[in-house]
């Protein structure tokens, strides 16, 4: 320099032919228990990296963009 990959909750991830963003772990609440764990119930928490663009609507399709880890030379 050149290629393709990944970027989503605090943490590891999911989620399509474009139409309400989940899961499990932490985290909080309450049941239970002499108390803690634990089990159980239930709550909260997301500008889907960033900025344009298409669209009647983008996490999703297009472009530049930054970042992380990998190939090539």
């Nucleotide at each position: 320099g050149c290629c393709g990959a990944c970027g989503u909750a605090g943490c590891u991830c999911a989620a399509u032919a474009g139409g309400c963003a989940g899961a499990g772990c932490a985290g909080c609440u309450g049941u239970u228990u002499u108390g803690u764990a634990a089990a159980c119930a239930g709550c909260a928490g997301g500008u889907c990296g960033u900025c344009g663009g298409u669209u009647c609507a983008a996490u999703c399709c297009c472009g530049a963009u930054c970042g992380u880890g990998g190939g090539c030379u």